[in-house]
Predicted 3D model of a 266-nucleotide part of an RNA (large-subunit ribosomal RNA, domain VI) from a metagenome.
Model confidence (mean pLDDT): 87 of 100.

Context: one part of a larger RNA
RNA sequence: CGUUAGAAUAUUGAGAGGAGCCUUCUCUAGUACGAGAGGACCGAGAAGGACAUACCUCUGGUGUACCAGUUAUCGUGCCAACGGUAAACGCUGGGUAGCUAUGUAUGGAGUGGAUAACCGCUGAAAGCAUCUAAGUGGGAAGCCCACCUCAAGAUAAGUAUUCUCACAGGGUUAACCUGGUAAGUGCGCUGGAAGACGACCAGCUUGAUAGGCGGCACGUGUACAGGCAGAGAUGUCUUUAGCGAAGCCGUACUAAUGCACGAGGG
Numbered sequence: 001c002g003u004u005a006g007a008a009u010a011u012u013g014a015g016a017g018g019a020g021c022c023u024u025c026u027c028u029a030g031u032a033c034g035a036g037a038g039g040a041c042c043g044a045g046a047a048g049g050a051c052a053u054a055c056c057u058c059u060g061g062u063g064u065a066c067c068a069g070u071u072a073u074c075g076u077g078c079c080a081a082c083g084g085u086a087a088a089c090g091c092u093g094g095g096u097a098g099c100u101a102u103g104u105a106u107g108g109a110g111u112g113g114a115u116a117a118c119c120g121c122u123g124a125a126a127g128c129a130u131c132u133a134a135g136u137g138g139g140a141a142g143c144c145c146a147c148c149u150c151a152a153g154a155u156a157a158g159u160a161u162u163c164u165c166a167c168a169g170g171g172u173u174a175a176c177c178u179g180g181u182a183a184g185u186g187c188g189c190u191g192g193a194a195g196a197c198g199a200c201c202a203g204c205u206u207g208a209u210a211g212g213c214g215g216c217a218c219g220u221g222u223a224c225a226g227g228c229a230g231a232g233a234u235g236u237c238u239u240u241a242g243c244g245a246a247g248c249c250g251u252a253c254u255a256a257u258g259c260a261c262g263a264g265g266g
Base pairs, nucleotide, nucleotide: 001153005164006163007162008161009160010159011158015150016149017148018147021049022048023047024046025045026044027043033038051107052106053105054104055103059101060100061099062098066094067093068092069091070090071086072085073084074083075082076081112144113143118138119137120136121135165265167179168178169177170176184261185260186259187258188204189203190202191201192200209255210254211253212251213250214249215248216247218244219243220242225238226237227236228235229234
C1' cells in the first nucleotide's frame, strides 16, 4: 500500500515444512515343516538403542560476591570488628532463581485410499492356452491421507462474532479536499520466565508493572556483644542464631504525568 467505511477478537485451510528409524527377549511353540540337525509365517506382549521435542519435580552441573571458613599484606589511631588487593571470585566448602544434561516426560501409534515389482480371477483375439485386449482382486519402510508446526499478499486477498457511528467547513452539490472526533491504534512511561533491533506479552492510579517495605520459602550454618571455663589457642551459653540474589504471597511508600493519529461508507 492492497484486501472497497473504520476497528478488535476468534477462526477455515489453498499451500509449505517437520516427523517417518532400528534391535533384542517372552508367549503362540520346540508347534507347522523336516529323516535328523534345525526351526517358522500369522498374531499377542515386554524391554532397549539412536534420534526429536518440551521441561527443571527428582539426580547432578553452573550459579563472578548469597552464606561460611581461611593465608599473606594494606587500611579504618590501637584491641576487637570490618573493608581493599592477591589475573580480572586470592583460595576453600556449600548454594536460591535462571540456564542446563548425564535428569524427567512424551513421540515415531492406529486406520484408510491409490499403487510398484510381483501374485491372481474371469476372459477372447487364436474353439486350446493366456493376469489383459473389455472387465475385476491382492500387494511395499515408498505415494496420498492421517500426526505436529506455519499459513488469506491464497491479489481467487476467505469465514464468524463483537464494537464505532452516519459529523462540520469548502466544492460543478460530486468526485474530491480540509478539520475535530468514535471504536480503536501508535508514541511515551513502568516492566517481563519476550528479545540483537523491530516485534511479542503484562501494566499505566478505575493500578500490584517495577523498586522499596513486611511475611514466608529456600541457602548458609549458630553472627556481633556479653557471661562462664581455660595460662592461652579455644570451647560453651544466650542461639536451629545472624545474614541473605534473581523465588512466592501481600502492601500504593516511590515511579508508571501524558501526547498524537484514527470512519462518514455503491
It matches the Rfam family "Bacterial large subunit ribosomal RNA".